RNA sequence: GAAGUGGGCCAGACGACCGCGGGGCUCGAGGCGACGCCGAGAGCCAUGAGGAAAGUCCGGGCUCCACAGGGCAGGAAGCAGGCUAACGGCCUGGCGGGGUGACCCGACGGAAAGCGCCGCAGAAAAGAAGACUCCCGCUGCCAGCGCGAGCUGGUGAGAGAAAAGCUGAAACGGUGGGGUAAGAGCCCACCAGCGUCGUGGCAACACGGCGGCUUGGCAAGCCCCUUCCGGAGCAAACGCAAAUCUUGAGGCCUGCGGUGACGCAGGUCCUAGAUAAAUGGCCGUCCACGACAGAACCCGGCUCAUAGGCCCACUUCGCAU
Numbered sequence: 001g002a003a004g005u006g007g008g009c010c011a012g013a014c015g016a017c018c019g020c021g022g023g024g025c026u027c028g029a030g031g032c033g034a035c036g037c038c039g040a041g042a043g044c045c046a047u048g049a050g051g052a053a054a055g056u057c058c059g060g061g062c063u064c065c066a067c068a069g070g071g072c073a074g075g076a077a078g079c080a081g082g083c084u085a086a087c088g089g090c091c092u093g094g095c096g097g098g099g100u101g102a103c104c105c106g107a108c109g110g111a112a113a114g115c116g117c118c119g120c121a122g123a124a125a126a127g128a129a130g131a132c133u134c135c136c137g138c139u140g141c142c143a144g145c146g147c148g149a150g151c152u153g154g155u156g157a158g159a160g161a162a163a164a165g166c167u168g169a170a171a172c173g174g175u176g177g178g179g180u181a182a183g184a185g186c187c188c189a190c191c192a193g194c195g196u197c198g199u200g201g202c203a204a205c206a207c208g209g210c211g212g213c214u215u216g217g218c219a220a221g222c223c224c225c226u227u228c229c230g231g232a233g234c235a236a237a238c239g240c241a242a243a244u245c246u247u248g249a250g251g252c253c254u255g256c257g258g259u260g261a262c263g264c265a266g267g268u269c270c271u272a273g274a275u276a277a278a279u280g281g282c283c284g285u286c287c288a289c290g291a292c293a294g295a296a297c298c299c300g301g302c303u304c305a306u307a308g309g310c311c312c313a314c315u316u317c318g319c320a321u
Stems, first nucleotide, its partner, number of pairs: 001317010012286004017281002020048002023045005030038003050292001054303002057301005062233004074229005079093005094108001095106004109224002114222002116218003132165002135160001140155006173191006192214001194211007236244001250269008287290001
């Protein structure tokens, strides 16, 4: 310098004017149960959307109903350990896959409980299965040789075989050697897988030893196992109404503990609150010319949308020293 990876942040700026919402202060027509209250209205002051306010997909708070305890049904989650109020979120780790790499992705329990499915192609698709071609050549038959037992060659019904070909996502472990008529875990070595033992680790799992030699895939089909869930939600509930309303698992800073998510302590700040619903209009100056988008009970997440720009850490390649 180029290309990239991860994380964080901003979301046109400044000013004038006119409006709107809720709030504070001052004044205040007037009213009353009158040495105090209520108060139309006016003025001034500061303040007034988001990182997603969205989808309403998860999890909680809160409200109401129900409730001795437990179960069934139904739903959800699903590698391990942790964080958290909780989670399907987050962190760290494991395993698998991708990338040269930083790093990214994963509906990641069980197929030896049972049922079911495996299209097309193919001989055969899950049963210790299957013979289309190829391989082999027992008995038999034919030919030749031999005095003879028999030998050689041919044929190939039936049997053998699962090595090679063919089909397929998948053909019943793989590679090599031995063995055989030809073959086969039939035997052996290594590898994969399974079981078991040991070591390390909290665990997922990893590494090593031993064993019999081998057991297809799909649970994004039913199902089984483990864990969680009482129901309804602001169209709730309460009220005649007012109202529950915005101070909250809150933000920021510092220190400490932790790999981290996060926790603890101290300090500091208060930052929309409506109910048909305000957050707008216009002008000027400037620039890199402005995206997606608008609160409605409140939080924690996830997901989707998003112009342009800034910062930090890291990776690969090239060049220079």